[in-house]
RNA sequence: CAUUGACAAUGGCAAACCUAGAGUAAUCUGGGGACGCAAAGCCACGGAUCCCACAGGGAUGGCCGGGUUACCGAA
Numbered sequence: 001c002a003u004u005g006a007c008a009a010u011g012g013c014a015a016a017c018c019u020a021g022a023g024u025a026a027u028c029u030g031g032g033g034a035c036g037c038a039a040a041g042c043c044a045c046g047g048a049u050c051c052c053a054c055a056g057g058g059a060u061g062g063c064c065g066g067g068u069u070a071c072c073g074a075a
Base pairs, nucleotide, nucleotide: 004073005072012037013036017032018031019030020029021028022027035062041068042067043066045065046064047063048060049059050058051057052056
């Protein structure tokens, strides 16, 4: 440095639900809350699913694949 992920360590994120707000909606943001996660950090490129005011547009990265960045160090 690359791969990799343990009965290690430091930590991190935050499902459902409740609440306030935004949006036609899917859903998103803040607070609470923890089901879980070794990338559950970031990116809508491909597929898939969902929504709509449906020649099209939007959403989901915690659906799968891909790209990219990163802590630690057992085997």
The prediction has a mean pLDDT of 87. This is a predicted structure of a 75-nucleotide RNA (c-di-GMP-I riboswitch aptamer) from a Desulfuromonadaceae bacterium. NCBI's taxonomy places the organism under Bacteria, Thermodesulfobacteriota, Desulfuromonadia, Desulfuromonadales, Desulfuromonadaceae.